[in-house]
Transfer RNA from a Candidatus Parcubacteria bacterium, 73 nucleotides, folded computationally.
RNAcentral holds the sequence, with entries from ENA.
Rfam family: tRNA. Rfam classes the family as a transfer RNA.
The coordinates come from a structure-prediction model, not an experiment, and the mean pLDDT is 82.

RNA sequence: GCCGGGAUAGCUCAGUUGGUAGAGCAGCUGUUUUGUAAACAGCAGGUGGGAGGUUCGAACCCUCUUCCCGGCU
Repeated sequence: GCCGGGAUAGCUCAGUUGGUAGAGCAGCUGUUUUGUAAACAGCAGGUGGGAGGUUCGAACCCUCUUCCCGGCU
């Protein structure tokens, strides 16, 4: 330098032909317990790496760009 994959909640990741962003764990509250943990019920938490574009509508399509992983030369 070229090619491919990845970046989504605090963490690990889903989201598949463009149509309200989800799960598990963690956190908070409640029930239970003498108390803690566990269990159960509930709550909160994200403008999707960044910037443009296409579209009525973009996590998803296009362009540029940053970072991480792998391959080629």